[in-house]
Order: sequence, then structure tokens, then C1' cells
RNA sequence: GGGGCCGUGGUGUAGCUUGGCUAGCACGCGAGCCUCGGGCGCUCGAAGUCCUGGGUUCAAAUCCCAGCGGCCCCA
Repeated sequence: GGGGCCGUGGUGUAGCUUGGCUAGCACGCGAGCCUCGGGCGCUCGAAGUCCUGGGUUCAAAUCCCAGCGGCCCCA
């Protein structure tokens, strides 16, 4: 220098190809129940600029463009 994949709560991950529901699940965290206490279990809750900016559209995590970051391959 060329090409490919990825980026979503604190962590991991689904959703993206087929645009529209409240962005789902697990772990973790907080509160309550339970317990002598803790753990387990159960119930409830908080936490997300969906990497950034722009575009398309009535509507974008999802489509398009550019950029940033990470990983891999080729040279």
C1' cells in the first nucleotide's frame, strides 16, 4: 500500500442480509422476600450518544458515504 471481518448498558452477546414493536438475553450491580447470617433461589429496579460525523427516508442500531479504533490475510 491492497483486501476482509468487527465496534450495541459495567462485561459478553442477539438483533443488521427483510428499516417501523418499549433495543432482547446472560453475567454483574441495587432493593425486597427467604436465612441466625451468607450463599442459592424468587420478585422488582437502575444502567445504552447502538464507535463518530454526514446522507437517503415519513421513519435508521439496521441502507449509503467518509472517518476513527481493533483483529486477520496479502504485499